A computed fold for a 90-nucleotide RNA from a Syntrophomonadaceae bacterium, annotated as c-di-GMP-I riboswitch aptamer.

RNA sequence: GACCGACAAAGGCCAACCUGCCGAAAGACAGGGGUGCAAAGUCAAGGGUCUAAGGCUGCAUGAAGGAGCUAUGACCGCCUGAUUGCCGAA
Numbered sequence: 001g002a003c004c005g006a007c008a009a010a011g012g013c014c015a016a017c018c019u020g021c022c023g024a025a026a027g028a029c030a031g032g033g034g035u036g037c038a039a040a041g042u043c044a045a046g047g048g049u050c051u052a053a054g055g056c057u058g059c060a061u062g063a064a065g066g067a068g069c070u071a072u073g074a075c076c077g078c079c080u081g082a083u084u085g086c087c088g089a090a
């Protein structure tokens, strides 16, 4: 230096759930909480997943209404990739 990853040390992040708050929703943020994580740091780049306000296309109505498709909205705690980084036993 490259891999690798201890029932190591010091720290870090933080699921479900609850409360508040933003949002059409998915979901985000803050506090509590603690399942877990060696990149559970960062980037939606490829795949995947979620949502469908708006848009489009049918159906329907006196007016309503409802269905399908769609990301320009999200998720990196789904996988891959890119990039940065703490510690050091075997």
Base pairs, nucleotide, nucleotide: 004088005087012037013036017032018031019030020029022027035077041083042082043081045080046079047078048075049074050073054070055069056068057067059065